Predicted 3D model of a 118-nucleotide RNA (SAM riboswitch aptamer (S box leader)) from a Planctomycetia bacterium. The coordinates come from a structure-prediction model, not an experiment, and the mean pLDDT is 85. Its Rfam family is "SAM riboswitch aptamer (S box leader)". Gene Ontology term of the family: regulation of gene expression.
[in-house]
RNA sequence: UUCUUAUCCAGAGUGGCAGAGGGAUUAGGCCCGAUGAAGCCACAGCAACCGGUCGAAGCGAUUAAUCGCAACGAUGCUGGUGCUACCUCCUACCCGGGUUAGCCGGGAGAGAUAAGAA
Numbered sequence: 001u002u003c004u005u006a007u008c009c010a011g012a013g014u015g016g017c018a019g020a021g022g023g024a025u026u027a028g029g030c031c032c033g034a035u036g037a038a039g040c041c042a043c044a045g046c047a048a049c050c051g052g053u054c055g056a057a058g059c060g061a062u063u064a065a066u067c068g069c070a071a072c073g074a075u076g077c078u079g080g081u082g083c084u085a086c087c088u089c090c091u092a093c094c095c096g097g098g099u100u101a102g103c104c105g106g107g108a109g110a111g112a113u114a115a116g117a118a
Stems, first nucleotide, its partner, number of pairs: 001118008013043005021032003026092004044084003049080002051077001052075004058069004088110001093107005
C1' cells in the first nucleotide's frame, strides 16, 4: 500500500513548547480557533478490537484420572493499538416516505479504527 471482516448517535483533558490555522479530501453549509488552531512533549483519562487472567454451554482425545479446543460471560490487567468539540460535524449518489422544512428513514460510496491476510 492492497484485500477481507467487524465497528463508527456511547465514552474520556489538563499542563508545557509552539504561533495560525483546524473539523480526511473536493464543493456547499455549520462550527472551533489570539480566553491560543495544527504539530510535538509530559502526565491523566476513555473504550475494550487484539493479547492476558478467571469462568464456561458445547466439541474432540483417552478405559479412566485427565488433557486439548471453545461460542459466550467477567475482569483494566506494569501487554499491543486506538481515541479524548460537534452523529465519521452535516449534505453530495441511489431508494422509500413526506406535513415540502434540502424534513425523516434505509442503502451505496468515501473515510477512520481494529484484527487477519498478501